[in-house]
RNA sequence: AGAGUGGGUCGGGCGGUCGCCGGUUUGAAAAAGCCGGAGGAAAGUCCGAGCAGGACAGGGCACGGUGGUGGUUAACGGCCACCCGAGGCAACUCGCGGGAAAGUGCGCGGUAAGAGCGCACCGCGGUGCCGGUGACGGCGCCGGCAGGGUAAACCCCGCCGCCUGCAAGACCAAGUAGCCGGUACUCGGCCCGGGUGUUAACGGCAGGUAGGUCGCAUCCCGUUUAUCGGGAGAGCCAACUGGCAACAGUUGGUCAAGAUAAAUGGCCGCCGCCCGUCAGAAGUGACGGCGCACAGAACUCGGCUUACAGACCCGCUCUUAUU
Numbered sequence: 001a002g003a004g005u006g007g008g009u010c011g012g013g014c015g016g017u018c019g020c021c022g023g024u025u026u027g028a029a030a031a032a033g034c035c036g037g038a039g040g041a042a043a044g045u046c047c048g049a050g051c052a053g054g055a056c057a058g059g060g061c062a063c064g065g066u067g068g069u070g071g072u073u074a075a076c077g078g079c080c081a082c083c084c085g086a087g088g089c090a091a092c093u094c095g096c097g098g099g100a101a102a103g104u105g106c107g108c109g110g111u112a113a114g115a116g117c118g119c120a121c122c123g124c125g126g127u128g129c130c131g132g133u134g135a136c137g138g139c140g141c142c143g144g145c146a147g148g149g150u151a152a153a154c155c156c157c158g159c160c161g162c163c164u165g166c167a168a169g170a171c172c173a174a175g176u177a178g179c180c181g182g183u184a185c186u187c188g189g190c191c192c193g194g195g196u197g198u199u200a201a202c203g204g205c206a207g208g209u210a211g212g213u214c215g216c217a218u219c220c221c222g223u224u225u226a227u228c229g230g231g232a233g234a235g236c237c238a239a240c241u242g243g244c245a246a247c248a249g250u251u252g253g254u255c256a257a258g259a260u261a262a263a264u265g266g267c268c269g270c271c272g273c274c275c276g277u278c279a280g281a282a283g284u285g286a287c288g289g290c291g292c293a294c295a296g297a298a299c300u301c302g303g304c305u306u307a308c309a310g311a312c313c314c315g316c317u318c319u320u321a322u323u
Stems, first nucleotide, its partner, number of pairs: 001319010012271007020037007039294001043305002046303005051165004063161005068082005083097001084095004098156002103154002105150002107119003123145001124143008169214004178205004182198006218232005233255001235254008272292002274289006
């Protein structure tokens, strides 16, 4: 230099102006000031949890999921390291990768129909030493032939698994209808009581629709007008330590959008990047561009998968050349 391979970061910036949502201060209100306001995937809803409701003595069956080994984690089908197999010169990539002496099924020929009856396919069985936690690997010895393959075929084995999901669920609660009291009439001499009607007015009741509050903006405790202090947390961000790594520990800082038909935006200017045309030997300059992606919170986390204009960074491999 060329070709390739693995991983990471960002994903426009600044200013002006007009708005939108939430909080807070002032204010009688209107309004004004201040503060905060999407993502690496907020997405698909595919796994695993928290949380909530329902079900549930215990055990088993059934059903579903999962499947090399050792770790990691709150947990996982995730992640890390390694083993085996396949591909590649290599870096590296890919693999639902347990079991075929429990049983069944499954290829071609053959036969009346069948059967290892023949064939394809397969290469084994026993054992010793060494290395490894292990999957497994290395080096030998003996035996003879052979019931070989297939389990993303049924099946068997180990492990895991109750069901539904924030439209979960909790609370408050108009209007209408219902019930009771009340009230009118009636039975009755009167009271209690019974029956019928009414609710037009008044009071009460439970259930619960519309609607609202909470769940829900990290939670709890003490104090307070605000706010401050303390504790907890699989929360987030750094630094250090241990580990090949996933990850763990310690210290410090921090806790950061919260709507309900759904706010987080529009326009203008400058800069940046990209494309086109022109000029120039070139560095570059001028002009033009409805050119600058995918997308967008909705209870919260950990993963996976998928989408993504463009820019940048790091590791490694092969080939060639030079020193």
This is a predicted structure of a 323-nucleotide RNA (Bacterial RNase P class A) from a Planctomycetota bacterium.
Rfam family: Bacterial RNase P class A. The family's RNA type in Rfam is ribozyme.
RNAcentral holds the sequence, with entries from ENA.
The gene name in the source record is rnpB.
The prediction has a mean pLDDT of 76.